[in-house]
Record summary:
A computed fold for a 109-nucleotide RNA from Risungbinella massiliensis, annotated as SAM riboswitch aptamer (S box leader). Model confidence (mean pLDDT): 82 of 100.

RNA sequence: UCUUAUCAAGAGCAGGUGGAGGGACGAGCCCGAUGAAACCCGGCAACCGAUUUACCCUGAUGGGUAAAAACGGUGCUAAUUCUUGCAGCUAGGAAGCUGAGAGAUAAGA
Numbered sequence: 001u002c003u004u005a006u007c008a009a010g011a012g013c014a015g016g017u018g019g020a021g022g023g024a025c026g027a028g029c030c031c032g033a034u035g036a037a038a039c040c041c042g043g044c045a046a047c048c049g050a051u052u053u054a055c056c057c058u059g060a061u062g063g064g065u066a067a068a069a070a071c072g073g074u075g076c077u078a079a080u081u082c083u084u085g086c087a088g089c090u091a092g093g094a095a096g097c098u099g100a101g102a103g104a105u106a107a108g109a
């Protein structure tokens, strides 16, 4: 960089270190010394691998589907991916809806 899938749920209102910034980018709107980022611990989820159970396929090795669990590899842990950035539709208007784009994560190339 490309492909596929997912992004309306969930997770520390007394955890520790740390000290001012953070929410990808622009705009907006927010969070932050009643303590930001980062690291550790805890937690959530279950994408990949492994495991267990049931069923199915195969002559066999093995493979597939569903469920469970969470051991390993990631990820996540304010606000819908906080909203919006392009296009279309609805509406008198405020605004609403749909899709794309962008972004994030996983697996593969």
Stems, first nucleotide, its partner, number of pairs: 001109007012041001015040003021031003025085004042077003047073003051068007081102001086099005